[in-house]
RNA sequence: GAAGUCGACCAGGCGAUCGCUGGUUCGCAAGAGCGAGAGGAAAGUCCGGGCUCCACAGGACAGGGUGGUCGGUAACACCGACCGGCCGUAAGGCUCGGGAAAGUGCAACAGAAAGUAAACCGCCGCGUUCGUGCGAGCCCCCGUCAAUGGAAUUGCGCGGGCGCGGUAAGGGUGAAACGGUGCGGUAAGAGCGCACCAGCAGGGGUGGCGACACUCUUGGCUAGGCAAACCCCACCCGGAGCAAGGUCAAGCAGCAGGCAGCGCGGCGCGCAAGCGUCGCCGUGGGUCGGUCCGGCCCGCUAUUGACCUGCGGGUAGACUGCUAAAGGCGGCGAGCAAUCGUCGUCGUAGAGAAAUGAUCGCCACCGCUGGCUUCCGCCAGCGGGACAAAACCCGGCUUAUCGGUCGACUUCGGGG
RNA sequence: GCGUCCAUAGCUCAGCUGGAUAGAGCAACGGUCUUCUAAACCGUAGGUCGUAGGUUCGAAUCCUACUGGACGUG
Numbered sequence: 001g002a003a004g005u006c007g008a009c010c011a012g013g014c015g016a017u018c019g020c021u022g023g024u025u026c027g028c029a030a031g032a033g034c035g036a037g038a039g040g041a042a043a044g045u046c047c048g049g050g051c052u053c054c055a056c057a058g059g060a061c062a063g064g065g066u067g068g069u070c071g072g073u074a075a076c077a078c079c080g081a082c083c084g085g086c087c088g089u090a091a092g093g094c095u096c097g098g099g100a101a102a103g104u105g106c107a108a109c110a111g112a113a114a115g116u117a118a119a120c121c122g123c124c125g126c127g128u129u130c131g132u133g134c135g136a137g138c139c140c141c142c143g144u145c146a147a148u149g150g151a152a153u154u155g156c157g158c159g160g161g162c163g164c165g166g167u168a169a170g171g172g173u174g175a176a177a178c179g180g181u182g183c184g185g186u187a188a189g190a191g192c193g194c195a196c197c198a199g200c201a202g203g204g205g206u207g208g209c210g211a212c213a214c215u216c217u218u219g220g221c222u223a224g225g226c227a228a229a230c231c232c233c234a235c236c237c238g239g240a241g242c243a244a245g246g247u248c249a250a251g252c253a254g255c256a257g258g259c260a261g262c263g264c265g266g267c268g269c270g271c272a273a274g275c276g277u278c279g280c281c282g283u284g285g286g287u288c289g290g291u292c293c294g295g296c297c298c299g300c301u302a303u304u305g306a307c308c309u310g311c312g313g314g315u316a317g318a319c320u321g322c323u324a325a326a327g328g329c330g331g332c333g334a335g336c337a338a339u340c341g342u343c344g345u346c347g348u349a350g351a352g353a354a355a356u357g358a359u360c361g362c363c364a365c366c367g368c369u370g371g372c373u374u375c376c377g378c379c380a381g382c383g384g385g386a387c388a389a390a391a392c393c394c395g396g397c398u399u400a401u402c403g404g405u406c407g408a409c410u411u412c413g414g415g416g
Numbered sequence: 417g418c419g420u421c422c423a424u425a426g427c428u429c430a431g432c433u434g435g436a437u438a439g440a441g442c443a444a445c446g447g448u449c450u451u452c453u454a455a456a457c458c459g460u461a462g463g464u465c466g467u468a469g470g471u472u473c474g475a476a477u478c479c480u481a482c483u484g485g486a487c488g489u490g
Base pairs, nucleotide, nucleotide: 001412002411003410004409005408006407007406008405009404010403012363013362014361015360016359017358018357020037021036023034024033025032026031039387043398044397046396047395048394049393050392051241052240053239054238063237064236065235066234067233068082069081070080071079072078083097084096085094086093087092098232099231103230104229105226106225120171121170122167123166124165125164126163127162128161129160130159131158132157133156134155135154136153138150139149179197180196181195182194183193184192198222200219201218202217203216204215205214206213207212245320246319247318248317254311255310256309257308258307259305261281263280264279265278266277267276268275269274282300283299284298285297286296287295288294327346328345329344330343331342332341333340334339365384366383367382368381369380370379371378372377417489418488419487420486421485422484423483426442427441428440429439435473444460445459446458447457448456466482467481468480469479470478
């Protein structure tokens, strides 16, 4: 310098103007002042928990989930470290990870055969048949001046066909064909025997908490794949969700209770009906009082009604739950780390269908174009800034995201 | 908030207990018939199986995450 791997972080800044939602202060009110106001994912709602109500003796089944080991945690399907496998030259990455020598099942096409296997070609043995070569024997022919040979036989051999059997070394098919190499062995072959190697099972040793790694020995010679097929094993899971739940409580409906002043007398006004006022009696309520009597105060409307009073449950509605929480930041300590402990410090939306916005100016960033400059770069113009937005809270995961910054590491090339 | 399901040709659907050319009807296109059209008959083309990743020898089908949509319920 190039290419790459992993991790952490930011999500423009300042000012002005106009707005929005809560809080608080002032104000009778209208309103005014002050202060606060989204995220790394607030999202998807995929997991886990808190909280609340309901249910609940215990156990089992069903159903669902998880799946190497150890640790972290409130818990998890999350995180860390490690183990094994796969990928990558490497840094590193992986939605890989119990069991297929318990059972059931699946494997199209091709292929002989797809799972306690199987014989298509090939190889080998035996039998049979056909052809053929050589030999033997037989028959026929000729009769040494001669003579065309033939076939049911048999032996050895070769080749073809058929049948029976052996064989998994070789060929070919397939994603996959029942260890590999060599020597022996055999009719041909084969773990049939042996040596070495790979791998498996049982037992032991060493290291490790463990997964596991290394190693010794014995055995049989080899055990295939799929469980994101059923299934088996181990472990986990009660249901519902802030529209949970709690408090107060209009209206309507329900239940219970109540309705005693159109009284009598005097005076005044008025033609009268009647009205006002005073007293008496009665009655309802309150108060003093342990109770009765009694005192004091307030009422007694003339409409049994859309009446009055009370009651319980409870709708609308209001308040609450509500944001101080497994909280953020920093230091120190324990730990490889995830994380935990301790100390200090901070105050940071809480609406209830939903506010957190818009415009302008300057600066910063990125891209394009043009100009200047040897280069670095400078200037001008134009354009761009995403994904998305709390709704009970928290821990994760996943997905989206214009751009930018920083750190660690790997490989290759060049220079010292 | 909670729960269930769907996506396959232009349209409506089958296939989805894995198996290699993914089918059917309608529509489209070409031909026959007809004076022409329709109907009828014959034939042809048309598919990232919503997207991506994984399991597997092999995925429309199984698993996971996304995208779009429908329904139920308080």